RNAcentral holds the sequence, with entries from ENA.
The RNA shown here (transfer RNA) has 66 nucleotides and comes from Coemansia sp. RSA 2049.
RNA sequence: UCUUGGCGUAGUUGGUUAUCGCGUCUGCCUAACACGCAGAAGGUCGCCAGUUCGAACCUGGCAGAA
Numbered sequence: 001u002c003u004u005g006g007c008g009u010a011g012u013u014g015g016u017u018a019u020c021g022c023g024u025c026u027g028c029c030u031a032a033c034a035c036g037c038a039g040a041a042g043g044u045c046g047c048c049a050g051u052u053c054g055a056a057c058c059u060g061g062c063a064g065a066a
Base pairs, nucleotide, nucleotide: 001065002064003063006022007021008020015053024040025039026038027037028036046062047061048060049059050058
């Protein structure tokens, strides 16, 4: 300094619904696969506390990584 879906990431001096890409699944297409098109599932933000009406975003501790 960093820790956000399986992987990689956006978003942060708080405000109702957490973003995108890859991947996965389903359908269409094909003889079939791939590509392409359409759709869907999947995280509540490392863990535990605190502050606050409200925390991914602030504070403390712990764990892990560089």
It matches the Rfam family "tRNA".
Lineage of the source: Eukaryota > Opisthokonta > Kickxellomycota > Kickxellomycetes > Coemansia.
Model confidence (mean pLDDT): 80 of 100.